[in-house]
Context: one part of a larger RNA
RNA sequence: GGCGCAUGGGGGAUGUCUUGGUAUCAGAAGAUUUUGAAGGGCGUUGAAGACUGCGAUAUGUCCGGGGGAGUUGUCAAACAAACAUUGAUCCCGGAAUUCCCGAACCGGUAUCGGCUGAAUUCAUAGGUCGAUACAAGCAACACAGGGAACUGAAACAUCUAAGUACCUGUAGGAAAAGAAAGAAAAAUCGAUUCCGUCAGUAGCGGCGAGCGAAAGCGGAAAAGCCCAAACCAGGAGGAUUUUCCUCUUGGGGUUGUAGGGUCUCUCGCGUGGAAGUUAAAAAGUUGCCAAAUAGUAGAAGUGGUUGGAAAGCCACACCAUAGAGGGUGACAGUCCCGUACACGAAAUUUGUGCAGCCUUCCGAGAGAUACCUGAGUAGGUCGGGUCACGUGAAACCCUGACUGAAUCCACGGAGACCAUUCCGUAAGGCUAAAUACUCUCUGAUAACCGAUAGUGAACCAGUAGAGCGAUCGAAAGAUGAAAAGAACCCUAAUAAAGGGAGUGUCAUAGAAUCUGAAACCAUGUGCCU
Numbered sequence: 001g002g003c004g005c006a007u008g009g010g011g012g013a014u015g016u017c018u019u020g021g022u023a024u025c026a027g028a029a030g031a032u033u034u035u036g037a038a039g040g041g042c043g044u045u046g047a048a049g050a051c052u053g054c055g056a057u058a059u060g061u062c063c064g065g066g067g068g069a070g071u072u073g074u075c076a077a078a079c080a081a082a083c084a085u086u087g088a089u090c091c092c093g094g095a096a097u098u099c100c101c102g103a104a105c106c107g108g109u110a111u112c113g114g115c116u117g118a119a120u121u122c123a124u125a126g127g128u129c130g131a132u133a134c135a136a137g138c139a140a141c142a143c144a145g146g147g148a149a150c151u152g153a154a155a156c157a158u159c160u161a162a163g164u165a166c167c168u169g170u171a172g173g174a175a176a177a178g179a180a181a182g183a184a185a186a187a188u189c190g191a192u193u194c195c196g197u198c199a200g201u202a203g204c205g206g207c208g209a210g211c212g213a214a215a216g217c218g219g220a221a222a223a224g225c226c227c228a229a230a231c232c233a234g235g236a237g238g239a240u241u242u243u244c245c246u247c248u249u250g251g252g253g254u255u256g257u258a259g260g261g262u263c264u265c266u267c268g269c270g271u272g273g274a275a276g277u278u279a280a281a282a283a284g285u286u287g288c289c290a291a292a293u294a295g296u297a298g299a300a301g302u303g304g305u306u307g308g309a310a311a312g313c314c315a316c317a318c319c320a321u322a323g324a325g326g327g328u329g330a331c332a333g334u335c336c337c338g339u340a341c342a343c344g345a346a347a348u349u350u351g352u353g354c355a356g357c358c359u360u361c362c363g364a365g366a367g368a369u370a371c372c373u374g375a376g377u378a379g380g381u382c383g384g385g386u387c388a389c390g391u392g393a394a395a396c397c398c399u400g401a402c403u404g405a406a407u408c409c410a411c412g413g414a415g416a417c418c419a420u421u422c423c424g425u426a427a428g429g430c431u432a433a434a435u436a437c438u439c440u441c442u443g444a445u446a447a448c449c450g451a452u453a454g455u456g457a458a459c460c461a462g463u464a465g466a467g468c469g470a471u472c473g474a475a476a477g478a479u480g481a482a483a484a485g486a487a488c489c490c491u492a493a494u495a496a497a498g499g500g501a502g503u504g505u506c507a508u509a510g511a512a513u514c515u516g517a518a519a520c521c522a523u524g525u526g527c528c529u
Base pairs, nucleotide, nucleotide: 001528002527003526004525005524006523007522008521009520015514016478017477020449021448022446023445024444025443026442027441028440029438030437032136039101040100041099042055043054044053046079049075050074051073061095062094063093064092065091066090070083071082072081108134109133110132111131112130113129114128115127116126141172142170143169144168145167146166152159156206182189183188193220194219195218196217197216203211204210224430225429226428227374231251232250233249234248235247236246237245238244239243256408258373259372260371261369262368263367264366265365266364267363272362273361274360275359276358284357285356286355287354288353289351290350291349292348293347295343296342301316302315303314304313305312317334318333319323325337326336327335379403380402381401382400383399384398385397389415410425411424412423413422414421465472466471485513488500489499490498491497
């Protein structure tokens, strides 16, 4: 020096575990804010720091309810000083307090009103005061206004990606849409939305890449209404002169088998009927029921044995509308918490539950008449866009420019256009449910992860730290059943560390703590050189 063996150091893999995550389902909720939010800063305990809570009434105050023996939150043990069966701490509901910043406000904008008030007589502008509304926040979902590129086409320009990402605005618990100027086809259906199918079909497409319906059928859910106008009545103003025009309030009226108005005629009244806070008009209120926010109660096992410890094993029992689950010194239906079944609210809240009070409404037919039925609209031309549809034979829908009808013997549509035949009634508005999402709360589940995994974060993590900044962003879990966390002695520098002693089943469980692999480093010993 090499190769073995043994014993250690080193290191933190592996195994086991789980406080934390991930995903899904069901229910709830989607609350906030000038009465100052969300989010921060600074304070606040007998106590230095940090977290949590709270706000100068500051780890809390008051009232009501629950509960029943200890308590003064956690890291974090002790001490001090207190509280508590005259019911504390704690849990739930309500109330009070709530520093400073922050929309952050002695302000601004809009509308309305009062008082004032220029050039300039009246007036107007302006000024001033007041009232009402708005502003901010919010995870995703929704609608609207804007709107890419990478990419794909094996290059690339039409096309695609995609009306996606992103920006902006606005609203709600959902939003949007919505009661046919519809869809169809010789038969009909009857608002909208969503799901399945139709169907990767019909189509579109440098007919490339790709894009891609609808009707119908089967389901979920179901709900329909109100204005404008004609006409009538009242009021106000204006005009010309006695009839018109305009504005306004009320009645009337709301549709396609056209309907309504007006006029004539006939019938009908209510001690009745219908509806309602979710649209169709709008305030609610009371009671009951159900639910939410604390809780109550809850069966049944002992002995022996091994062991440090029994829940293991042995023996004999018991309960079960409860043998889900968790904990307890190893694996417990009967030890503890629970579980099944069954109960419970002074207060606040919810109900798209019920009932009452209350509130609102109530005509039909026949004939005649031709008064009304949404105009810079429909349609057209040019230019764009949306429709699965790229200009195409390109309808339908939207509209920037220019134009521009009809008025029920009417008008629009049925994919150029025309005819026929059918379907509907635009140019006003409202509308629950079925549907979408999850910052959040509650419950449940998992052939989901198990500390280089699972959230970035199991641990005081959006922390430490990096960057001028936008922003980026970690590592870090486990003694033991219980601290019983090693009194005392010795070495040593009164250190670090170690040796005894002691605790404990075990200290090679000693705090750098479960297990303790490999690399790497030693010591002893055997063999070889």
Molecule: large-subunit ribosomal RNA, domain I
Organism: Planctomycetaceae bacterium